[in-house]
Molecule: small-subunit ribosomal RNA
Organism: uncultured bacterium
């Protein structure tokens, strides 16, 4: 800092009586007019102004009142008029008419050295006085000192979406004007002056000395002070005067306010206060001329909101203070706490001290010059004493990170925070509080702006392969830049010497104010500009020479280089004919389409267009776009040699021309194939697509446009220089050779690989992305290469180009990982090849659903669903009806009474729990008593919760998966993320071994150690038998290790054979890496936190009922459909596992479950029929002599009770079912399959479940295309909550900026006319007062425009907006590679 917005009221410029007239008083002394001088200074304001306005440096063609110095004069007449008186108009302001008067007013004359005119001669030009004296004036002339007017080179804003701009313009002659040059003005004559070194234009802005910030080099700013400059309400214009076009002076005009008898007048606060008003937001209507200046005056003095000082505001900057010592049982509060404690904290209180400050009292400056006399605004102020008494003084920020400083409560994406990350969904150090901290401190925060850090505009000091960023490409203007050498010269460039760079500022000394801020002197310093002298290297100019750069000449050479013209052949198509028949064509399958009017195939014949296989290639040629059959003519441009010519002629390059694939446009052909658009078949939900069959335009020439691309090497030209190795085109040389090859050099192209070095990583690497010169083009997400405005174009569009607005990223390279409808290997009962299930029936059981008072809870793909549950009638139980009890149904601890309150037994009521009555008992240790143990009672501290949270938790558990893998030192590689070991090659069940290798080793797994089992040897033991001895069990050991032998084979290993009880892991088990599902479990258990619980519970007690319901789907099993079988009948072989509240034999009794006895047995001893199977018979393909649900009746057991709800037995009944749709599950050997037996829980079972045992006992594996999962390597990747991921666009909805736009409204700036105040100037007239006309102009109207902003119905885009539609287009081969 905003409104150059408007003012009320008061001051802010007067002064002289020693210039002079009058008036008033009695006087001192006032006043009022003339005259002088002053008032063009001071003070205030930045409005306009891109300009000689400012700064700096010169220059000439000037001027000056006041002041200083020489020098001369100062002489003699005149005419006026205010004041004042008289009259007279007006509301005022003011005026007008008569009359008298003075002066340092005003004029006349004289001299004139000075000026002007004149050749001269000469002519013509000044003055004021006051005063006794001295002395001040006054005139003229010349000199100073300062001031000022002029003109010039230089500096120092944006914009080119302003590129062409001037007609008094540029310059001459003349005249006019001025103080003074000059187009400054007129008049003629000239056609000029200015501009890419940015003219005009447009927007902004007072300049500078400074300030502020940086190391600086810049960037930023012009407040205070000083210098200048313009401005005084707007706009024009002159007077007066040394000087003004004059803030506080005149006219006018315009717009505003104000008086008013309405007739008319009056006014300018951006002067000091103060007021409205705008506005985030800025002061007293103070004191005084005492000091410093200024004005006038001789002077005393006046005047002076310039100054000097006081007031307000912590607005800044300095300095002081709100006490200092001691004080611990660590006071009371209060906050946290693992309850032990800790912290506010020596802080407080409480003692002793001091008094800066603060009051009060008393003293009391300097600033004062001056010989003397007067005189302080500030001020009774600073200072100086003495008194009182810790008395009168402390706040604000913030404590997730950056960033010093954490802890509780409350809240639950809400409230809110927040400068960037980001914080809040219940355990928030980010919100709000409390309480401890940190920081600063009479201050702290915030907010707005500049500079810093930002090498983040890069001069110092920055880029352009991918990150943004090389112009498509070439000629070439201007401009930058430029080769050796000689001489001259010098406006760059060094160097000394002076001038100037005003003072404050700043930097550094020294000094005043108790000290700092402050403030005084002194030095340095002010990067620049000028004037002299001196260098000549390096740059420039001149004038010479030179051959390397560079052009040019001769010879020789490649090569799809361009342009025109001709001609060839294969293929396609077309038509005509000829053979021939039912196709044919086209896909992923099809289909539209073609064909019996002969298609497709074939054969000839002929027209037609368009494009050139093979050679052919990382090849070749062009400036780029590009360029291919062959031949011919015309034509660019290159390379090499030779070293003849010229003598720097060069290189680069805005502007500007010119050429630019493809598609597209315009005229006229031409059209065979192809082939947008279009039409049809498919495909699909849908297909305006992919895929298929047609097919215009276009492709093709001719001529003119367009003018753009991923115009790319995402790499600008030119010149030097810096390891090499290989390939390849086109040349020359040497070698060799009859000659060609070959071999060695050496130009000049085009490639890979590489060294230094670059690079952010990829990578570049003599064809540079290395090093270095030179010049051009360019650079910060989206909006947006868009809008506007220009230009170009026939459009279509190019090309030049922004801004609001919105985000906090976008974006590049690499890396681990995921995942791809990538790709290589490899494994798994993963598929294949088998056997036997599920799914169909019926019933078990288990879910969902329904239902119910309840049907308790939890599990949900794989990794829930005979699961937690190895046993719900009551109990269990968590549920639901209903009934009770409250310190509790159990535990600790405390106090209190009591010692049968308790226990048992009856008996009442009651569904029972629970209440009540009665009997029967009268603890124990000590015993004198008291304690003390025990019981329960009461009261207190507590208990109690299958209540929530598994997403707060620990343990445990599943799951990928017994898959082979997952990490670590150390070393190496990388800027790092990482990586390397763990990739490779053989090989393994295995990251198992081996081998090779910047790695060596090593841990968790894998193996192995451990148990079962199969051979065999010892031993020791029960038990069976009369004993040896056998079987058992335990324990020790022995055996197997690709070890032996033989044989293949691709030979560190694998195969095949022997041997042997077992072979290539012998079989089975336990045993589960880093880590994934925020996977499952608070209902096993333990645990944080929240909850619910003193009159009644989510605690606990009891009776019943529920968990077992039933129209349904599902899961998991039993059991069957029979004849490889059922039914009787007789007969044979385990193995494990259990038993004393217990197994229970044998024996009787029942048909049977079972029931009476009760031997044995604390178990190798007693006790538990094995069944399939073998033998014999019946049954003969039937809903059966299959199957066996379901229901009827009779019964046993178990239990306190079998109704809801148990298991067996008997007799009768005797249902579905005759091998199961789609689809699915188990199994690779003692394994599927099939038989039984036997335990756990358990009174008792709903077990057909689990958990083990044994008998009997197969088939089938060609192989890894494919299903699904795992593993290693590779690839791509916009993913990384990781494909159940990311992400695009239309459309519907809010919101917002900005452009279009029929217009409507406003500003600025200019142009033509029209009119035309006042006023300079000029004519003319004049009673000299004027009047009247001419020129010019301000305003002002009026026309057409130009520009810059405000508004607009409407359409279009564009940007944002947790869950909106409709696809799915991009990223994996993104499912049609993607992009221009």
């Nucleotide at each position: 800092a905003u409104a150059a917005g408007g003012c009320a009221u008061g001051c802010a410029a007067g002064u002289c009586g020693a210039a002079u007239g009058g008036c008033c008083g009695c006087a001192g002394g006032g006043c009022c007019a003339u005259g002088g001088c002053g008032a063009a200074c001071g003070a205030g304001g930045u409005a306009g102004u891109a300009a000689c306005a400012c700064g700096u440096a010169g220059g000439a063609a000037c001027g000056c009142a006041c002041c200083c110095c020489u020098a001369a004069g100062u002489c003699g007449g005149g005419c006026a008029u205010a004041a004042c008186u008289c009259g007279c108009c007006g509301a005022a302001a003011g005026g007008c008419g008569a009359g008298a008067u003075a002066a340092u007013u005003c004029u006349c004359g004289a001299u004139g050295g000075u000026c002007u005119c004149g050749u001269a001669a000469g002519a013509g030009u000044a003055a004021a006085g006051a005063u006794u004296u001295a002395u001040c004036g006054c005139u003229u002339a010349g000199g100073g000192a300062g001031c000022g007017g002029c003109c010039u080179g230089c500096g120092g804003c944006g914009u080119a979406u302003c590129a062409g701009c001037u007609a008094g313009u540029u310059g001459g002659u003349a005249a006019g004007g001025u103080a003074a040059u000059g187009g400054c003005u007129u008049a003629c004559c000239a056609a000029g002056g200015c501009u890419a070194u940015g003219a005009c234009g447009c927007g902004u802005a007072g300049g500078g000395g400074a300030g502020g910030u940086g190391a600086g080099a810049g960037c930023c700013u012009g407040a205070c002070c000083c210098c200048c400059a313009c401005c005084g309400a707007u706009g024009g214009g002159a007077c007066u005067g040394a000087g003004a076009c004059a803030c506080g002076g005149c006219c006018c005009a315009u717009a505003c306010a104000c008086c008013u008898a309405c007739g008319g007048g009056u006014g300018g606060c951006u002067g000091c206060a103060g007021u409205c008003g705008a506005g985030a937001a800025u002061c007293u209507u103070c004191c005084g001329c005492a000091a410093u200046g200024g004005g006038c005056g001789a002077a005393a003095g006046c005047c002076u909101g310039a100054c000097g000082g006081a007031g307000c505001g912590a607005u800044g900057u300095c300095g002081c203070g709100u006490g200092a010592u001691g004080g611990a049982u660590g006071a009371a509060g209060u906050c946290c706490c693992u309850c032990g404690g800790g912290a506010c904290g020596u802080a407080a209180a409480c003692a002793u001290c001091u008094u800066u400050u603060a009051u009060g009292a008393g003293g009391g400056a300097g600033a004062a010059a001056u010989u003397u006399a007067u005189u302080g605004a500030u001020a009774g102020u600073a200072c100086c004493u003495c008194a009182u008494g810790a008395a009168u003084a402390a706040g604000g920020a913030c404590c997730u990170g950056c960033u010093a400083a954490a802890c509780u409560c409350g809240u639950g994406c809400c409230a809110g925070c927040a400068g960037c990350a980001g914080c809040g969904g219940u355990a928030a150090g980010a919100c709000g509080a409390g309480u401890g901290g940190u920081c600063c401190u009479a201050g702290u925060g915030u907010u707005a702006u500049c500079c810093g850090g930002a090498a983040u505009u890069a001069u110092u000091g920055g880029g352009c392969g991918u990150a943004a960023a090389g112009g498509g490409u070439g000629u070439g203007u201007a401009g930058g830049u430029g080769g050796u050498u000689u001489g001259g010269u010098u406006a760059g460039u060094c160097u000394c010497u002076u001038g100037u760079u005003a003072a404050a500022u700043c930097u550094c000394c020294c000094g005043g104010c108790u000290u700092a801020a402050c403030c005084g002197g002194g030095a340095a310093a002010u990067c620049g500009c000028g004037a002299g002298g001196g260098a000549a290297a390096c740059g420039g100019c001149c004038a010479g020479a030179c051959u390397g750069g560079a052009g040019c000449g001769u010879g020789c050479a490649a090569g799809g280089g361009g342009c025109g013209a001709g001609u060839g052949g294969a293929a396609c198509u077309c038509a005509u004919g000829g053979u021939g028949u039912a196709g044919g064509g086209g896909u992923g399958a099809a289909a539209u389409c073609c064909g019996u009017u002969g298609a497709u195939a074939u054969c000839a014949u002929g027209g037609g267009g368009a494009a050139c296989a093979c050679c052919g290639a990382a090849a070749g040629c062009g400036a780029a776009g590009g360029c291919a059959g062959c031949u011919c003519g015309c034509u660019g441009g290159u390379g090499c040699a030779c070293a003849g010519c010229u003598g720097a002629c060069a290189c680069u390059g805005a502007a500007a021309c010119a050429c630019g694939a493809a598609a597209g446009c315009g005229u006229g052909g031409g059209u065979a194939g192809c082939g947008a658009a279009c039409g049809g078949g498919a495909u699909u939900a849908g297909a305006u697509a992919c895929c298929c069959c047609g097919g215009u335009a276009g492709u093709c020439c001719a001529c003119g446009c367009c003018c753009u691309a991923a115009a790319c090497g995402a790499u600008g030209a030119u010149c030097a220089c810096u390891a090499g190795g290989u390939u390849u085109u086109c040349g020359g040389a040497g070698u060799a050779u009859c000659g060609a090859c070959c071999c060695u050099c050496u130009g000049a192209g085009a490639g890979c690989c590489g060294u230094a070095g670059c690079u952010a990583a990829c990578g570049c690497g003599u064809u540079a992305a290395g090093u270095g010169a030179u010049c051009c083009g360019c650079c910060u997400g989206g909006g947006a290469g868009u809008a506007c405005g220009g230009c170009c174009g026939c459009a279509a569009g190019g090309c030049u180009a922004a801004a609001a607005c919105u985000c906090a990223a976008a974006a590049g390279a690499a890396u681990a990982g995921a995942c791809g409808g990538g790709g290589a290997c490899u494994c798994g009962c993963a598929c294949a090849a088998g056997c036997g299930g599920u799914g169909g029936a019926u019933c078990a059981u288990g879910u969902g659903g329904u239902u119910u008072a309840a049907u308790u809870c939890g599990a949900c793909g794989c990794u829930a669903a005979a699961c937690g549950a190895a046993g719900a009638a009551c109990c269990u139980c968590a549920c639901c009806a209903g009934g009770g009890u409250u310190u509790g149904a159990a535990a600790u601890c405390c106090a209190g009474a009591c010692g049968a309150a308790a226990g048992u037994c009856g008996c009442c009521a009651g569904a029972a729990a629970c209440g009540g009555c009665g009997a029967c008992c009268c603890u124990c240790u000590c015993a004198c008593a008291a304690g003390g143990a025990c019981g329960g009672c009461u009261g207190g501290a507590c208990a109690g919760g299958u209540g929530a949270u598994g997403c707060a938790u620990g343990g445990c558990u599943g799951u990928c998966g017994u898959c082979a893998g997952u990490u670590c030192g150390u070393g190496g590689c990388u800027u790092g993320a990482g990586u390397u070991g763990u990739u490779c090659c053989c090989u393994u069940c295995a990251g198992u071994g081996g081998g090779g290798a910047a790695a060596c080793g090593a841990a968790c797994g894998c193996a192995a150690c451990c148990c079962c089992u199969g051979u065999c040897g010892c031993g020791u033991g029960u038990u069976a038998u009369a004993u040896u001895u056998g079987u058992c069990a335990c324990g020790c050991g022995a055996g197997a290790c690709u070890a032996u032998c033989c044989g293949u084979c691709u030979c560190u290993g694998a195969c095949g054979g022997a041997g042997g009880g077992a072979a290539g892991c012998g079989g089975g088990g336990a045993u589960g890496a880093c880590g994934c599902c925020a996977a499952g479990u608070c209902a096993g258990c333990a645990u944080g936190u929240c909850c619910c619980u003193c009159u009644g519970a989510c605690a606990u007690c009891c009776u019943g009922g529920g968990c077992u319901a039933c129209a349904c789907a599902c899961a998991u099993g039993a059991u069957a459909c029979a004849a490889u079988g059922g039914c009787c009948g007789u007969u044979a072989c385990a193995g494990a596992a259990g038993g004393u509240c217990g197994c229970g034999a044998c024996g009787a009794g029942g048909a049977a479950a079972c029931u009476c006895u009760g031997a044995g047995c604390u178990a190798a001893u007693c006790c538990u029929u094995a069944a399939a199977g073998a033998c014999g018979g019946c049954c003969c393909c039937a809903g059966u002599u299959c199957g066996g649900a379901u229901u009827g009746a009779g019964g046993u057991c178990u239990g306190c009770a079998a109704c809801u709800c148990g298991a067996c037995c008997u007799c009768a009944u005797g249902a579905a079912g005759u091998u199961g749709g789609a689809a699915u599950c188990g199994c690779u050997a003692g394994u599927a399959a099939u038989c039984g037996c036997a335990g756990g829980u358990c009174a008792g079972c709903u077990a057909u479940a689990c958990u083990g045992c044994g008998g009997u006992g197969a088939a089938u594996a060609c192989g890894c295309u494919c299903u699904c999962g795992a593993g290693u390597c590779u690839u791509g990747u916009a993913c990384u909550c990781a494909c159940c991921g990311c992400c695009c666009g239309u459309c519907a909805a809010g919101c917002c900026a900005a452009g279009g736009g029929a217009g409507c409204c406003g500003g600025g700036a200019g142009u033509g006319c029209c009119c035309a105040a006042a006023g300079u100037c000029u004519c003319a007239c004049u009673u000299c007062g004027g009047u009247g006309g001419g020129c010019c102009u301000a305003a002002g109207g009026u026309a057409a425009g130009u520009u810059c902003g405000g508004u607009g119905a409407c359409a279009a885009g564009g940007g944002u907006u947790a869950a909106g539609u409709c696809g799915u287009a991009a990223c994996a081969a993104g499912g049609u590679a993607a992009c221009c």